[in-house]
Context: one part of a larger RNA
RNA sequence: GGCGCAGGGAGGAUGCCUGGCCACACUGUACUGAAGAAGGACGUGCCAAACAGCGAAAUGCGACGGUGAGCCGUAAGGAGGCAAAGACCCGUCGGUGUCCGAAUGGGGGAACCCGGCAGCCAGAAGGCUGUCAUCCCGAAAGGGAGAGGUACCCGGGGAACUGAAACAUCUAAGUACCCGGAGGAAAAGAAAACAACAGUGAUUCCCCGAGUAGCGGCGAGCGAAAGGGGAGAAAGCCCAAACCGGAGAGAUCCGGGGUAGUAGGACCGUCAAAAGAGUGCGAAAGACACAGCAGAAUGUACAGGGAAGUACAGCCAGAGAGAGUGAAAGCCUCGUAAGCGAAGUGUGUGACGCAUGAGACGGGAUCCUGAGUACGGCGGGACACGAGAAAUCUUGUCGGAAGCAGGCGGGACCAUCCGCCAAGGCAAAAUAUACAGUGUGAGCGAUAGAGAACGAGUACCGUGAGGGAAAGGUGAAAAGAACCGCGGGAGCGGAGUGAAAGAGAACCUGAAACCGUGUGCCUGAAAGAAGUCAGAGCCCGUCAAAGGGUGAUGGCGUGCCUUUUGUAGAAUGAACCGGCGAGUUGUUCCAUGGUGCGAGGUUAAGUCGGAAAGGACGGAGCCGAAGCGAAAGCGAGUCUUAAGAGGGCGGUAAGAGUAGUAUGGAGCAGACCCGAAACCGGGUGAUCUAGCCAUGGGCAGGUUGAAGCAGAAGUGAAAUUCUGUGGAGGACCGAACCGACUACCGUUGAAAAGUUAGCGGAUGACCUGUGGCUAGGGGAGAAAUUCCAAUCGAACCCGGAGAUAGCUGGUUCUCCCCGAAAUAGCUUUAGGGCUAGCGUCGGAGGAUGACAGACGGAGGUAGAGCACUGAACGCAUGAUGGCCCCAUCCCGGGGUACUGAAUGCGAUCAAACUGCGAAUGCCGACUGGGAGGAAUCCGGCAGUGAGACUGUGGGUGAUAAGGUCCAUGGUCGAGAGGGAAAGAGCCCAGACCGCCAGCAAAGGUCCCAAAAUACUGGCUAAGUGGAAAAGGAUGUGGGGACGCACGGACAGCUAGGAGGUUGGCUCAGAAGCAGCCAUCCUUGAAAGAGUGCGUAACAGCUCACUAGUCGAGUGGCCCUGCGCCGAAAAUGUACCGGGGCUUAAGCCAGGUACCGAAGCUGCGGAUGUAUAUGGAAGUAUAUGUGGUAGGGGAGCGUUGCAUGCAGGAAGAAGUAUGACGGAGACGGCAUAUGGACAGCAUGGAAGAGAGAAUGCCGGUGUGAGUAGCGAGAUGCAGGUGAGAAUCCUGCACACCGAAAGCCCAAGGAUUCCAGGGGAAGGUUCGUCCGCCCUGGGUAAGUCGGGACCUAACGUGAGGCCGAAAGGCGCAGCGGAUGGAAAGCAGGCGGAGAUUCCUGCACCCGUAUAUGGAGCGAAGGAGUGACGGAGAAGGCAGAUGCGACCCUCUUACUGGAUUGAGGGCCAAGCGAAGCAGGUGGUAUCCAGGCAAAUCCGGAUACGGAAACCAGAGCGUGACGGGUAAGCGAAAGCGGAAAGCGAGUAGCGAAGCGCAUCGAGUCAGCUUCCAGGAAAAGCUUCUAGUGGAAAUGCAUAUACGGCCCGUACCAAAACCGACACAGGUGGGCGCGCAGAGGAUGCGAAGGUGAGC
Repeated sequence: GGCGCAGGGAGGAUGCCUGGCCACACUGUACUGAAGAAGGACGUGCCAAACAGCGAAAUGCGACGGUGAGCCGUAAGGAGGCAAAGACCCGUCGGUGUCCGAAUGGGGGAACCCGGCAGCCAGAAGGCUGUCAUCCCGAAAGGGAGAGGUACCCGGGGAACUGAAACAUCUAAGUACCCGGAGGAAAAGAAAACAACAGUGAUUCCCCGAGUAGCGGCGAGCGAAAGGGGAGAAAGCCCAAACCGGAGAGAUCCGGGGUAGUAGGACCGUCAAAAGAGUGCGAAAGACACAGCAGAAUGUACAGGGAAGUACAGCCAGAGAGAGUGAAAGCCUCGUAAGCGAAGUGUGUGACGCAUGAGACGGGAUCCUGAGUACGGCGGGACACGAGAAAUCUUGUCGGAAGCAGGCGGGACCAUCCGCCAAGGCAAAAUAUACAGUGUGAGCGAUAGAGAACGAGUACCGUGAGGGAAAGGUGAAAAGAACCGCGGGAGCGGAGUGAAAGAGAACCUGAAACCGUGUGCCUGAAAGAAGUCAGAGCCCGUCAAAGGGUGAUGGCGUGCCUUUUGUAGAAUGAACCGGCGAGUUGUUCCAUGGUGCGAGGUUAAGUCGGAAAGGACGGAGCCGAAGCGAAAGCGAGUCUUAAGAGGGCGGUAAGAGUAGUAUGGAGCAGACCCGAAACCGGGUGAUCUAGCCAUGGGCAGGUUGAAGCAGAAGUGAAAUUCUGUGGAGGACCGAACCGACUACCGUUGAAAAGUUAGCGGAUGACCUGUGGCUAGGGGAGAAAUUCCAAUCGAACCCGGAGAUAGCUGGUUCUCCCCGAAAUAGCUUUAGGGCUAGCGUCGGAGGAUGACAGACGGAGGUAGAGCACUGAACGCAUGAUGGCCCCAUCCCGGGGUACUGAAUGCGAUCAAACUGCGAAUGCCGACUGGGAGGAAUCCGGCAGUGAGACUGUGGGUGAUAAGGUCCAUGGUCGAGAGGGAAAGAGCCCAGACCGCCAGCAAAGGUCCCAAAAUACUGGCUAAGUGGAAAAGGAUGUGGGGACGCACGGACAGCUAGGAGGUUGGCUCAGAAGCAGCCAUCCUUGAAAGAGUGCGUAACAGCUCACUAGUCGAGUGGCCCUGCGCCGAAAAUGUACCGGGGCUUAAGCCAGGUACCGAAGCUGCGGAUGUAUAUGGAAGUAUAUGUGGUAGGGGAGCGUUGCAUGCAGGAAGAAGUAUGACGGAGACGGCAUAUGGACAGCAUGGAAGAGAGAAUGCCGGUGUGAGUAGCGAGAUGCAGGUGAGAAUCCUGCACACCGAAAGCCCAAGGAUUCCAGGGGAAGGUUCGUCCGCCCUGGGUAAGUCGGGACCUAACGUGAGGCCGAAAGGCGCAGCGGAUGGAAAGCAGGCGGAGAUUCCUGCACCCGUAUAUGGAGCGAAGGAGUGACGGAGAAGGCAGAUGCGACCCUCUUACUGGAUUGAGGGCCAAGCGAAGCAGGUGGUAUCCAGGCAAAUCCGGAUACGGAAACCAGAGCGUGACGGGUAAGCGAAAGCGGAAAGCGAGUAGCGAAGCGCAUCGAGUCAGCUUCCAGGAAAAGCUUCUAGUGGAAAUGCAUAUACGGCCCGUACCAAAACCGACACAGGUGGGCGCGCAGAGGAUGCGAAGGUGAGC
């Protein structure tokens, strides 16, 4: 370390439970709100954070009623109370009810700010009460509206995805959504209606009619009505007009009258009357709702913690529904059955009362009976009806009636006939739905059921719209563990409680992954999809057995799923475990099974009833019983037709349907589940970013030197030039600031865009703060498809919505039978479909099938052939043409080694040639054979329509491909087994199960490794075997024909190899041997005018040839077996599977033996089908039982339910283990745990079976004690403490210092301070903290904001526009980033200060007094009031230096020097002077919307006074403050030390010069881009007053409200973090330096949480 066993941890499955939820039914109730709603904010308790309740009368107040003993909510505690004088609690009616919200006095960023008027209180300030919005109606008084209600209703607008396999009409759909409005319901509604010659009699809703009639790219789809049956108890009425009367000048109004379609009414006449259907408003009793009351009957014993269990003995029942009680209760509790009950409020009934409310008949002259209407044209919309033949309804527009002798309708239109009376109005019920209550459930039971069983629309995320969790269980009872021990604690061990603590609060049960402990067996030479088969040993077990654990060693053996022709595949998916997770439901139809009834079957809505009955009623309707025809129609026939003919389809013989139900399937619905990118609607976003608007702010320092000006030169004058001055510029260099060119780094970062080092702009088209505007079919854009909140070729959120997905993935228990396809046709079709083919199941069928034989056929392939059609080679003849010659006027003639038709001969070729022509195959009938899941037919249900390799025949390609396309077989696919080393497709062979039996196939028999080291005869020498070609080779075996050879061959050796001649030619030469021509003759045994070598040429050496010697075979050629060479690659032999093999263990041939598979046989068993037998079970025989897609059949298990039966505290379910049973899904038993439910049988119903979906949720691994611990320096000592690198103190060292210091704005919201704590947070630690607990802390007339003003912009009374919502907008109002009254210095504390205190001030207001003066707008006027750049001046201020002064420089004591440090102070007030600015007085006048004494204009006189702000000076200050130095106390502490504390207190000096000077003051110069408004202030009148009032000045006395104020400025803001990023303004020292660059320092801060 592996396997097993035992006992644990972790985790939270399973079981059980339920306080929650779901669905339905019934009943009830049905609007709320200016009398302030719905909904909230903030408060409210003795202690009070949350929820619940309540509202300053606040956990509650009053009255009435109920109840009756306890109560002060959840919530247990402490403290304190209430209650028989009736509390608490329950019901009804009242009171109170802060602030926001329609929100309503005005404003506003909801829960805040600011008012007016009247009355009262009050000294003022102030307080209380009431009232004050807008719109509509109304003369007024007064009344109404507004907003809410997640469903339902009516109306105004109105999509898209989708479907149509594309798409446009169409569909989806008048749906979603937006808007307006109403009610408890709404809407509709008393016929200008239907119908059809018969009739009905308002509307609404349900069932039929009917998926009919119709509509419809006549596609997809859409889809009535009449009529019938029901619900409702169903209900009908009123005006206008004519006429009469009244009022009024009139317009007109009021009253009477009258309301119909067979027309009615007015009108006229006659008659009749006080009755009256109905309608409206009102009471009591009774009823109902909102609290309640009462309600029968049991004990004992037993085991047990506990009785309701068991036993025994009883009782009640109009009550045996249910729940609870320590377990299972009719009789214990609450209840249940049958009954009873209300002071009050509400609902409804309605006697009776009141009011209102039909006269009848006749007459038919006159009058009336709804007008821009009906109707028509054009364009739309609605009607089921898409413009259609299109009626009907409606209307944007244009025309435009009749009027009772009239009008409308009856699906164009006309006639006839019938029905009805429009252009006015009201109206219950039956219907829809939210809410409340009650009840029920073959609904859920904590991953379920609502998102939510729990303080959930919470936490959390987002700017926002919006999104949106997780999380239940101790026990009967807290009896919740006193006390002891260990420990800092956490926690543990005892003790105790309890039935149980292994129920201990992380609490019922407590599975698995995962983690560790102990132990039996095994493991240290071993190669392993991890198992399986065999198996020794050891251990356990047993009386002995059976058996269990382990497993040395051997044989065989590449996971699962999906997708595929094909996967171990290195193709997909899964880390592991647990739970959840996918063919359902409704409706219509088809088929099959079963059930009921049957020429019939059956009800629907509804009614009754009941317990929510599958009951009863209900026959409307549907299907069937009759067909034929296009139809009219006829009918056992009918149609065709002239027909009685014929024929078609029916009828008869031979008649079955129908309604439930179950199963299989189809259509419509999301339709098996998950999954888009997208489209559309309505909203939310410009805190990011883009542009713009308004108002503020920022830019160290240095450089250059434009125009202009001045002077000089120059000119007739100019121009021009020079010098100076001047200070321009989308000028230059360069920090802050803004940007982002390069490179490294970073890339699970420090950072979802940064760091570092360089880089670009840096007075401008610059940068930036605050407030605002522009919005998605859009905005913005110096333009990049760039930005619009980390998202942009069209944002985000929610909805349509479960869009659609011919696409991918996934789809869950078992067994049995059969078993495909990857083809054809068509297809905007090719990876999809439809039909056919092939499968299965049921029925019919009954020899028709496969196969074999022989027979008979058709045919034109292979082959063959060349007559045909073509191709093509040679030869012959040779037309035509060309050329040459003769001739040449013409007619011609001859030649030809040119071309070459045609023909002939010979020899060939062909898929699209055939005068020939098979084998196979195909067809027919016959015979045989055989009954097989045969053919064939009908019906239900499919799948397949990607195929692959191999043999054969072909096309294509290159007679390439593991290529591609056909045909025809096979195998794989969907097929295991044996062989081929290993291998889908090759060879053998088709696996029902078992056997340690036998025989044989392919292939094998030396070893690995079962079987021949077998046999016979050959071959091979190459490790050929055990890779390969052209080509090459005296390898070797066999065969054949042909030469030579004892008359002597072949080879070797010896000898010869000659002469003409150096053949001729050529040549410099050519003599056998450069080349050309010729190639003869002679001698001879033989010898070439020469086979090679050789020479310059000869020569020379050879050969052929000949003789001798030798003595038997020899030479080449052809065919053939087996070998050889040709033969070079990458990790290592590596081209036999390996070892190894040579008369074989190679190859060929032969026969023999053996091995060898899941084949065959034998034995046993299971099962399908058929047959026989049998009632069945079964038995026998025969024959089957590989299997993907797929079809069919039979079962197992899970969760509810019904009935019956039988269990459980003497221990249910669940969980764990085990060696039992079954073919399997699975079942039983035992033990332990567990502590309350649960099973079996038969039926019946489903959220009904998990391993995969990059599935969902949770838990747990591996990675891994790994990466990392986020810029930067620490060290030592002491202290505290259980514990110290990290906390505190001190010392030393280091870092920042235009910051890493100090102060504000935004933003945050207690982080501030103190005391305590250390679980978690802190990237380590921790005694510490921005953490946790408890307590504390923010003080204003002057600071900021409001009570003042206005800008952009917003809003907006009236107004204008618009389907609605809404849009625009004058005045007004709101709105700072701007304008506008007033405070400084010091001190104090743990935490506040311009706020408190001290000192010294100031502003506004009120009152009084005094003085002098008229005062005085919401109107006029002035002021307020404004740009950039530049240069210069005065002065604060800062710094430096110098002298002087002060303190210290120490107790080994003095002095001097040196050294260290210091020398400060406001607002306010005052006045001589300084520098600067503005300008005074008087008169008149067209203007300033009226007026004006003001402004403006003009004239005259004047130039100094006066006024304004600034600094300095004086004062403020006999004060404050500070260094060094001196230096307590209270109190704490047993004492002392120590702390308090170097705290309180005491306590010094006080000049000059220089530099900078961006601050401040008021001016100046210059430029073009020409640089807010209002309030305030001053002044003027209108007006008002005149005994006033009012304002000014001075003095005195009072008053001065609300909000902010802590802390942070980066560890507290924005970035998910204690994050190297980002964030506006102010101060900003020294030395060096131009400088805010840079370096080093001061003050101050820090040492960066390993």
A computed fold for a 1650-nucleotide part of an RNA from Paramuribaculum sp., annotated as large-subunit ribosomal RNA, half A. The coordinates come from a structure-prediction model, not an experiment, and the mean pLDDT is 82. Rfam family: Bacterial large subunit ribosomal RNA. Rfam links the family to the GO terms ribosome and structural constituent of ribosome.